RNA sequence: CGCGGGGUGGAGCAGCUGGCAGCUCGUUGGGCUCAUAACCCAAAGGUCACGAGGUUCGAAUCCCGUCCCCGCAA
Repeated sequence: CGCGGGGUGGAGCAGCUGGCAGCUCGUUGGGCUCAUAACCCAAAGGUCACGAGGUUCGAAUCCCGUCCCCGCAA
């Protein structure tokens, strides 16, 4: 250099048949309890690796370039 997979809240992942981003855990507040845990309720937190690149009325999703991670081949 070549091929394949991946990059989405703090962590792990879904969403990729384009239509204003979701789940579990965690965090914070409240409830319950003598108290803690468990349990219940609520909230905050991401613009989807990067690109005043392209297509489209509309892009996390399609196409192009770059970066990073994993694997394969050499």
Transfer RNA from a Clostridia bacterium, 74 nucleotides, folded computationally. The coordinates come from a structure-prediction model, not an experiment, and the mean pLDDT is 84. It was read from a public genome assembly. The organism belongs to Clostridia, within Bacteria. Its Rfam family is "tRNA".